Transfer RNA from a Clostridia bacterium, 72 nucleotides, folded computationally.
The coordinates come from a structure-prediction model, not an experiment, and the mean pLDDT is 81.
It was read from a public genome assembly.
Rfam family: tRNA. The family's RNA type in Rfam is transfer RNA.

[in-house]
């Protein structure tokens, strides 16, 4: 210094143009003499950042950070 890869809720990972979801972990709550298992509900995300392009962008293009992998 060149290529490719990943980046999304605290964690693990969907969603590949059209309202951002699960699973755990968390809060409340049923229910139990009670605790946990279980059930039900809630909160949590300006999808690393910054522009483009579109009626709309996590998606699709640029460019920049991080962090991995291979070349040299």
């Nucleotide at each position: 210094g060149c290529u490719g890869g990943u980046g999304u809720g605290g964690c693990u990972c969907a969603a590949a143009g059209g309202u951002a979801g699960a699973g755990c972990a968390g809060a409340a709550g049923u229910a139990u003499c009670g605790u946990a298992a279980a059930c039900u509900u809630c909160a949590g995300g300006u999808u690393g950042c910054a522009g483009g392009u579109u009626c709309g962008a996590u998606u699709c293009c640029u460019g920049u950070c991080a962090c991995c992998a291979g070349c040299u």